[in-house]
This is a predicted structure of a 109-nucleotide RNA (c-di-GMP-I riboswitch aptamer) from Desulfuromonadaceae bacterium GWB2_53_15. The sequence was found by an Rfam model in a public genome assembly. The model forms 95% of the base pairs in the Rfam consensus. The source organism's lineage runs through Bacteria, Pseudomonadati, Thermodesulfobacteriota, Desulfuromonadales and Desulfuromonadaceae.
RNA sequence: AAUUAAAAUUGCCAAACCUUGAGUGAUCAAGGGACGGAAAAUCUACGGAACUUGGAUUUACAUAACCACACCUGUUGUUUCCACACCCCAAGUUGGCCGGAUUGCCGGG
Numbered sequence: 001a002a003u004u005a006a007a008a009u010u011g012c013c014a015a016a017c018c019u020u021g022a023g024u025g026a027u028c029a030a031g032g033g034a035c036g037g038a039a040a041a042u043c044u045a046c047g048g049a050a051c052u053u054g055g056a057u058u059u060a061c062a063u064a065a066c067c068a069c070a071c072c073u074g075u076u077g078u079u080u081c082c083a084c085a086c087c088c089c090a091a092g093u094u095g096g097c098c099g100g101a102u103u104g105c106c107g108g109g
Base pairs, nucleotide, nucleotide: 003108004107012037013036017032018031019030020029021028022027035096041102042101043100046099047098048097049094050093051092052091053090054089055088064079065078066077068075069074
């Protein structure tokens, strides 16, 4: 310096959930709590992935008006109005989503 299946040592972190607070939200922080982790330490200023918000785009149902037909209802057409999702753009979130980079502890070979 690299590696490490098992055993051993000092210990470390803390999922879900609950409480409080922050945020439009994804989520984050503190406390409790342990599902798990040999990097579950740091980095999103490297590459993906998932999630959130805003925009843009597209157009449906319903409503309203008009015309025609039927003549109690109602039907067709035109106009008005008008989403959600996918794709696209922008800003964010997640490192316990993955790759990657950096740094670190113990024992053995």